A computed fold for a 683-nucleotide part of an RNA from Candidatus Microsaccharimonas sp., annotated as large-subunit ribosomal RNA, domain II. The full RNA is in RNAcentral, with records from ENA. Its mean pLDDT, the model's own confidence on a scale to 100, is 86. It matches the Rfam family "Bacterial large subunit ribosomal RNA".
[in-house]
Context: one part of a larger RNA
RNA sequence: UCCAGCGAGUUAAUUUCGUGCGCAAGGUUAAGUCAAGUGACGGAGCCACAGUGAAAGCGAGCCUGAAUAGGGCGAUUUAGUGCACGGGAUUAGACCCGAAACCGGGUGACCUAACCAUGAGCAGGUUGAAGCGACAGUAACAUGUCGUGAAGGACCGAACCGUAGUCCGCAGCAAAGGGCCCGGAUGACUUGUGGUUAGAGGUGAAAUGCCAAUCGAACUCGGAGAUAGCUGGUUCUCCUCGAAAUAGCUUUAGGGCUAGCGUCAUGUGGUAACAGUCGGGGGUAGAGCUCUGUAAAGGACUGGGGGGAGCAAUCCUACCCACCCUUAACAAACUACGAAUACCGACUGCGGAAUCAUGGCAGUUAGAACGUCGGGGCUAAGCUCGACGCUCGAAAGGGAAACAGCCCAGACCAUCGUCUAAGGUCCCUAAAUUAACACUCAGUGGGAAACAAGGUGAGAUUUCUUAAACAGCUAGGAUGUUGGCUUAGAAGCAGCCAUUCAUUUAAAGAGUGCGUAACAGCUCACUAGUCAAGAGAUCUUGCGUGGAAAAUGUAACGGGGCUAAAGUGUUAUACCGAAGACAUGGAUUUACAAUUUAUUGUAAGUGGUAGAGGAGCGUUCCUAUCAGCAGUGAAGUCAGACCGUAAGGUACUGGUGGAGCGGUAGGAAGUGAGAAUGCUGGA
Numbered sequence: 001u002c003c004a005g006c007g008a009g010u011u012a013a014u015u016u017c018g019u020g021c022g023c024a025a026g027g028u029u030a031a032g033u034c035a036a037g038u039g040a041c042g043g044a045g046c047c048a049c050a051g052u053g054a055a056a057g058c059g060a061g062c063c064u065g066a067a068u069a070g071g072g073c074g075a076u077u078u079a080g081u082g083c084a085c086g087g088g089a090u091u092a093g094a095c096c097c098g099a100a101a102c103c104g105g106g107u108g109a110c111c112u113a114a115c116c117a118u119g120a121g122c123a124g125g126u127u128g129a130a131g132c133g134a135c136a137g138u139a140a141c142a143u144g145u146c147g148u149g150a151a152g153g154a155c156c157g158a159a160c161c162g163u164a165g166u167c168c169g170c171a172g173c174a175a176a177g178g179g180c181c182c183g184g185a186u187g188a189c190u191u192g193u194g195g196u197u198a199g200a201g202g203u204g205a206a207a208u209g210c211c212a213a214u215c216g217a218a219c220u221c222g223g224a225g226a227u228a229g230c231u232g233g234u235u236c237u238c239c240u241c242g243a244a245a246u247a248g249c250u251u252u253a254g255g256g257c258u259a260g261c262g263u264c265a266u267g268u269g270g271u272a273a274c275a276g277u278c279g280g281g282g283g284u285a286g287a288g289c290u291c292u293g294u295a296a297a298g299g300a301c302u303g304g305g306g307g308g309a310g311c312a313a314u315c316c317u318a319c320c321c322a323c324c325c326u327u328a329a330c331a332a333a334c335u336a337c338g339a340a341u342a343c344c345g346a347c348u349g350c351g352g353a354a355u356c357a358u359g360g361c362a363g364u365u366a367g368a369a370c371g372u373c374g375g376g377g378c379u380a381a382g383c384u385c386g387a388c389g390c391u392c393g394a395a396a397g398g399g400a401a402a403c404a405g406c407c408c409a410g411a412c413c414a415u416c417g418u419c420u421a422a423g424g425u426c427c428c429u430a431a432a433u434u435a436a437c438a439c440u441c442a443g444u445g446g447g448a449a450a451c452a453a454g455g456u457g458a459g460a461u462u463u464c465u466u467a468a469a470c471a472g473c474u475a476g477g478a479u480g481u482u483g484g485c486u487u488a489g490a491a492g493c494a495g496c497c498a499u500u501c502a503u504u505u506a507a508a509g510a511g512u513g514c515g516u517a518a519c520a521g522c523u524c525a526c527u528a529g530u531c532a533a534g535a536g537a538u539c540u541u542g543c544g545u546g547g548a549a550a551a552u553g554u555a556a557c558g559g560g561g562c563u564a565a566a567g568u569g570u571u572a573u574a575c576c577g578a579a580g581a582c583a584u585g586g587a588u589u590u591a592c593a594a595u596u597u598a599u600u601g602u603a604a605g606u607g608g609u610a611g612a613g614g615a616g617c618g619u620u621c622c623u624a625u626c627a628g629c630a631g632u633g634a635a636g637u638c639a640g641a642c643c644g645u646a647a648g649g650u651a652c653u654g655g656u657g658g659a660g661c662g663g664u665a666g667g668a669a670g671u672g673a674g675a676a677u678g679c680u681g682g683a
Base pairs, nucleotide, nucleotide: 001683002682003681004680005679006678011092012091013090014089015088016087017086018085019084020083021082022081023080026047027046028045032041033040034039051058052057061073062072063071064070095233096232098230102223103222104221105220106219107218113197114196115195116194117193118192119191120190121189122187124156125155126154127152131148132147133146134145135144136143160184161183162182165180166179167178168177199215201211202210203209208217236616237615238614239613240612241611246259247258248257249256250255260364261363262361263360264359265358266357267356271354274349275348276347277346278345279344280343286337287335288334292331293330294329296327297326298325299324302322303321304320305319306317307316308315309314367392368391370389371388372387373386374385375384376383397408398407399406412586413585414584415583417582418581419580423576424575425574426560427559428558432573434572435571436570437569438568439567445562451546452545455543456542457541458540459539460538461537462536463535464534472530473529474528475527476526478503479502480501483497484496485495509524513522514521587606588605589604590603591602592601593600594599595598617672619669620668621667622666623665624664625663626662628661629660636656637655638654639653640652641650642649643648
């Protein structure tokens, strides 16, 4: 991992609701007794028939109250009760498995910790304390030297005890080992045997260590099915409807209770929803600046403050504030205004229950993205918090390459039938290499900003122009004058000043740039000629260009590939395209109608998680029945065929098997397996 078997809402009592049956203002017995195959008796008791009050009590009334008031609960409107079955609740282990723990009684010191008693062990080598002796020495000691001696938690190092480091081992040789190396090795040493200390405890040179591979409290049996707001699991089928992830409260936040939303039953019978009309209140969007605040520009005068002058009156003020006028702004906590929607009410229309009420049963109270309006954040987040909507959740199908939440559209079943939606129609790939007119040259399309640019299309405004524009070419571009000042110099061209003037002119600035030390020189404005028809500037706008760097490999159209497109814009006609719609046949639900009362017709339906309701299939056993089947072959098992919408069925066929089994009508349950790191067995 697989296979087979086993494996989870049960039972009892009480209570509530529903259905059926019995009796009914009544219903019913319990313990028990008698009888005995299920019967009879038993009326104690319980529920109902009257309520109300805390109660005494009173009573169609009672309570409160001083009350004959008001108010609360009742009567005026009678249906209950017993049994059976089913749904729920409560108490019990209460759907099943699962703790860590707690308590009680015992068993353990053959492991290990400490201690007691009695025994045992420690190769070999080294060092050489005290004491003693001899000699030297001293007044006498002291002291020194040489011997002797054999002390030590002394030294080196086997046995023995240990394990600091490292390598191997890691399903091992081993549930702690092996190799190398290392520490102690006459001692607080090691060790044999026997004994003592026990779990609220012992022992501990102390690590929460050790107390039998178990130790922050051993093991074992019991209380015990402890408890588990937690995790996992919970077994056949079909049909109808179908949620929630919100509010309030909660030692509450991953749990509950009530409400909301679901379902079933009964009742209600123009209710709900929608549309129209009418009537309402509002202070949002917007707008506005009167108020509250913020704030810009201009102006005038007045008042106050500051400063100055003056003895004062008073005057001045390039300072500050307030007020006033004009122009023009900003605001969630501003409003002299003010929508659309939304909400409330009335009427009318449409609308056949989608409404509302009562009762039974739930589940949900972790939500998610997207669009819009807002708060928080950085007008960040696949962020977070509200509101309105929508989809997913609980929704399959088509589109978006792939893609819960986006777009289209809601799957009862069948059909090699038809039409469409979103989206598409060159090939991959179903359908236009469709039509008309434009744009784009960047593979833009097919990723991105500020900003930049004689890319190119369209529109608008304006200037010049056959009295010849724009560009080119030819020629002129002068004189007073080197204007004045400044300056070493300043001559159009460092700088300053100027009614920057005047003259000659077709025209020519007291000069547009380059240039010189200063001049010179080149050029421009301006003018003429030549040429011959458009030329210049600005604004708006369409499509493009640059800006543009990332990590395995093109890799920023799904790919191929695409340029009068297969790109972009406008217009048009076809076609493709879904489980949508329609067509045909079938199944089924609900309502209505009809009757041949189990059928037909009509209409509307039939996605679905949690969940509610309904109808069935199958297994084991019991009762009755089929004068049922069976060695002329039961059950089981294998294969095939057939039937049913499914669970399933066949008294169909064949093989195997070798002794029991089934149909029908009822009843009762140890009643259905794929999941629980399920249990047992096997492979």